This is a predicted structure of a 516-nucleotide part of an RNA (small-subunit ribosomal RNA, 5' domain) from an uncultured prokaryote. Its mean pLDDT, the model's own confidence on a scale to 100, is 83. Rfam family: Bacterial small subunit ribosomal RNA. Its family is annotated with structural constituent of ribosome and ribosome in the Gene Ontology.
Context: one part of a larger RNA
RNA sequence: GAAUGAACGUUGGCGGCAUGGAUUAGGCAUGCAAGUCGAGCGAGAAGGGUUUGGUGCUUGCAUUGAACCUGGAAAGCGGCGAAAGGGAGAGUAACGCGUAGAUAUCUGCCCCUAGGUCUGGUAUAGCGUCGGGAAACUGGCGGUAAUACCGGAUAAUGUCCCCGGACCAAAGGUGUGAUUCCGCCUAGGGAUGAGUCUGCGUCCUACUAGCUUGUUGGUGGGGUAAUAGCCUACCAAGGCUCUGAUGGGUAGCGGGCGUGAGAGCGUGGCCCGUCUCACUGGGACUGAGACACUGCCCAGACACCUACGGGUGGCUGCAGUCGAGAAUCUUCCGCAAUGGGCGCAAGCCUGACGGAGCGAUGCCGCGUGCGGGAUGAAGGCCUUCGGGUUGUAAACCGCUGUCAGAGGGGAACAAAUCCAAGGGGGCUCUCUCCCCUGGUUGAGUGAUCCUCAGAGGAAGCGCAGGCUAAGUACGUGCCAGCAGCCGCGGUAAUACGUACUGUGCAAACGUUAUUC
Numbered sequence: 001g002a003a004u005g006a007a008c009g010u011u012g013g014c015g016g017c018a019u020g021g022a023u024u025a026g027g028c029a030u031g032c033a034a035g036u037c038g039a040g041c042g043a044g045a046a047g048g049g050u051u052u053g054g055u056g057c058u059u060g061c062a063u064u065g066a067a068c069c070u071g072g073a074a075a076g077c078g079g080c081g082a083a084a085g086g087g088a089g090a091g092u093a094a095c096g097c098g099u100a101g102a103u104a105u106c107u108g109c110c111c112c113u114a115g116g117u118c119u120g121g122u123a124u125a126g127c128g129u130c131g132g133g134a135a136a137c138u139g140g141c142g143g144u145a146a147u148a149c150c151g152g153a154u155a156a157u158g159u160c161c162c163c164g165g166a167c168c169a170a171a172g173g174u175g176u177g178a179u180u181c182c183g184c185c186u187a188g189g190g191a192u193g194a195g196u197c198u199g200c201g202u203c204c205u206a207c208u209a210g211c212u213u214g215u216u217g218g219u220g221g222g223g224u225a226a227u228a229g230c231c232u233a234c235c236a237a238g239g240c241u242c243u244g245a246u247g248g249g250u251a252g253c254g255g256g257c258g259u260g261a262g263a264g265c266g267u268g269g270c271c272c273g274u275c276u277c278a279c280u281g282g283g284a285c286u287g288a289g290a291c292a293c294u295g296c297c298c299a300g301a302c303a304c305c306u307a308c309g310g311g312u313g314g315c316u317g318c319a320g321u322c323g324a325g326a327a328u329c330u331u332c333c334g335c336a337a338u339g340g341g342c343g344c345a346a347g348c349c350u351g352a353c354g355g356a357g358c359g360a361u362g363c364c365g366c367g368u369g370c371g372g373g374a375u376g377a378a379g380g381c382c383u384u385c386g387g388g389u390u391g392u393a394a395a396c397c398g399c400u401g402u403c404a405g406a407g408g409g410g411a412a413c414a415a416a417u418c419c420a421a422g423g424g425g426g427c428u429c430u431c432u433c434c435c436c437u438g439g440u441u442g443a444g445u446g447a448u449c450c451u452c453a454g455a456g457g458a459a460g461c462g463c464a465g466g467c468u469a470a471g472u473a474c475g476u477g478c479c480a481g482c483a484g485c486c487g488c489g490g491u492a493a494u495a496c497g498u499a500c501u502g503u504g505c506a507a508a509c510g511u512u513a514u515u516c
C1' cells in the first nucleotide's frame, strides 16, 4: 500500500447493488416450512331448494319429521410426491475431494420402437355395534369398494438351461361414442441420475520406527443391482514401511477469493459443484432411489404431560427466544414472476423463491448550494503594538432547485398464463398445433413527467518533531502525559494539555485484529 462475513471510538444527509450468528454441532416457548389427485374407490356431514305432514301462534313466519333435487366438509382405502428443494461443517488426512480413465452394474417420472391390455376370486379400512384407557391410543363382532390384493389364460425379441425344454404380465378412467385421449403390462434402445474400481495430486509432527490376524493370497460356499475378505469354512504365510508405514495434532474438498510484476504465500464467508451430518449411539423397513432433517424401531441423556398405570418431543428449515460472546437482523408481505410436487385441467401446496424491514457491514453514485461582494466589518488568535491572520470567508445583493419534503399521473416487470367464442391444419377424434376476437391475473418496486414551497433539512474525523503533507501562543515542569520506530517531558516543550491556524481524507475518519 492492498484486503476483511470484521469489532471498537467519534461523527452521520440520500439512493442503488451486495452482504449480515465467524463464538456454544449449546438449550429452545410459539407460528409456519409437503402435499396433492373425486377424471382410481366406497361412503357422504353441515348448508340450500321443491313438495308434503305435525307443533307454536304475532296468519305468514319460526321449528320439527318424511320424500326428491342439490351440495360437497372432515376422515378413510389407493396412486404419485415426501430421497428434491432448504440448513450446517460436527466428523473425515480418506478414492473424501480434484483431475484423467475403467466397467462387473442399477435407473421412477421423460423420449423412441415393437407387442399386449383376456378371464375369475377373496379380503380389508372407512362404516355399524359392543367394549378397554386419564390420555396417547386400542380390542371383539358384523358387513362393503377399487387403478388395493391373489389365481387362471396367453408368452417372445425376455429369464434359466443338461439345448430336450421349463418359467414370467397387465387396470382401468373420461365420455353418447375410444385402436385413437389419460393410463396399465412386457421387451429393446436413448437420455438423465446413481453405484463401484484405478493412475496421479492433496497440511504439521521422528522427543511417534516398526505396524497388521480377515491381516495378504487361494479354493468351496454365501451375499449384492454389481466387482471384491464384503461374509464364512479350510489351506498357505503373507501384506505395508525412512520415497516416512503405524501413532499423534489440525482440517470438509474444489471452482474460486486476497495479495503479488510474476513465481509464490495465505484463504475456502456469500454464489456454483461435491462429500458428510440431522438430540447422541445402533438398526433395519418401504421404495426406482434412503439405511431417510420436520418416517419407523431399540438404547441413552435432556425437557414436558400424567388419574403414577403410562405417554410425548427433537429449529445444523424461516422468523423468534435464552445463554456464552468484541460481535451478526423482522415472530413482515406474496405466490404476481422463476422453479418444484400433485392433477386431463381449473387449481391447490411451496419461509424454495420474489419482495419489503433492520445494520455506514462493504462497494459505487449524488448532495450539503452558485455568481457577485473590502470600510478587508465585528469576534477569535498572534504581535516588534505599526500591524498581521482567520478572509470573499461572513453580512449584503442577485440566482438555481439536484436530494430530502407535500400533492398528482404513470411505462415496465405480464402474456409465452388462464377462460370463452370463431376459423384453419393434422384422413377420424373427446386429442393436439396455429391464427384472430373478447375477457382475466401485480406481493412489491417504480423509470419518468407535472405542480407547490424554499438556501431552507444535510460535515465530520485524524494529524501537524523526523520518517510524513501541515506551526504559533499559553498551561504544565521527568509531574500530568505522549509513543508505529527513533524518541519527547527535570521553567522559554513546533513531540504532553488547551486555543487559534494549517494539512490529509470525507459521510465518513481513526484504532485494534488478521493476510499478502
Base pairs, nucleotide, nucleotide: 001516002515003514004513006512007511008510009509010508013366014365015364016363017362018361019359020358026322027321028320030319031318032317035080036079037078040077041076047070048069049068050067051066052065053064054063055062056061057060087277088276089275096202097201098200099199100198101197102196103195105194106193110190111189112188113187114186115185116184117183118152119151120150121149127142128141129140130139131138132137158167159166160165172182173181203249204248205247210240211239212238215237216236217235218234219233220232221231222230252274253273254272255271256267257266258265259264279300280299281298282297283296302313303312304311305310330356332355333354334353338352339350340349341348342347369399370398371397372396379390380389381388382387403457405452406451407450408449409448412445413444418439419438420437422435423434424433425432426431460505461504462503463502464501465486466485467484471500472499473498474497475496481488482487